Source information: Predicted 3D model of a 78-nucleotide RNA (transfer RNA) from a Candidatus Obscuribacterales bacterium. It was read from a public genome assembly. The coordinates come from a structure-prediction model, not an experiment, and the mean pLDDT is 83. Taxonomically the source falls in Candidatus Obscuribacterales (Bacteria, Bacillati, Candidatus Melainabacteria). It matches the Rfam family "tRNA". Rfam links the family to the GO term triplet codon-amino acid adaptor activity. Rfam classes the family as a transfer RNA.
RNA sequence: CGCCGAGUAGCGCAGUCUGGUUAGCGCGCCUGCUUUGGGAGCAGGAGGUCGUGGGUUCGAAUCCCAUCUCGGCGACCA
Numbered sequence: 001c002g003c004c005g006a007g008u009a010g011c012g013c014a015g016u017c018u019g020g021u022u023a024g025c026g027c028g029c030c031u032g033c034u035u036u037g038g039g040a041g042c043a044g045g046a047g048g049u050c051g052u053g054g055g056u057u058c059g060a061a062u063c064c065c066a067u068c069u070c071g072g073c074g075a076c077c078a
Base pairs, nucleotide, nucleotide: 001074002073003072004071005070006069007068010027011026012025013024020058029045030044031043032042033041051067052066053065054064055063
């Protein structure tokens, strides 16, 4: 330098291909009930500018362009 993959809640991930109801799952966290207490169980809840910027569209996590970070492969120089 080129190519490929990844970036979505505290952590791990799905959803993207084929745009459309309020963005979801597991674990974790908070509150209540239960228990002498812990754990477990039950019920409820909080938590996201979907890496960033721009564009297309009635409408973008999803399509297009640029860019940042991380990983892999290859090339170049020495």